[in-house]
RNA sequence: GGCAGAGUAGGUGUCAUGCGUCAAGUGCUAAGGGAUGGGAAGUUGCCCUUAGACGAAAGGCACCCUUUUUUAAAGAAGGAGUGCCUGCGAUAUGUCCCCGCAUCCGCUGCC
Numbered sequence: 001g002g003c004a005g006a007g008u009a010g011g012u013g014u015c016a017u018g019c020g021u022c023a024a025g026u027g028c029u030a031a032g033g034g035a036u037g038g039g040a041a042g043u044u045g046c047c048c049u050u051a052g053a054c055g056a057a058a059g060g061c062a063c064c065c066u067u068u069u070u071u072a073a074a075g076a077a078g079g080a081g082u083g084c085c086u087g088c089g090a091u092a093u094g095u096c097c098c099c100g101c102a103u104c105c106g107c108u109g110c111c
Stems, first nucleotide, its partner, number of pairs: 001111005010099002013096001015094004019089003028052007038105003042101001058086006064079005
């Protein structure tokens, strides 16, 4: 000097544990800020804050409460709430497989 490789933020999916379902979260727009292969720097990617617009899948059982009937209970109707279960959400976190920084300098191997 040439060739090859490792390595980020993060992303799809799986599993587990949660949250919401009398809507937060997710996603979208604008402004500001932050971090980002080993180092420096950086955005079209990511995160945080503020403001704004848009928007959804619920259901069962039991307890409880009110009303009605009744000697009373049971039954029926309705519902603030609690627990359990099944779903739902471009849902949160973590593990694992796979994918994975364009600049400069470096690291490893080969010639």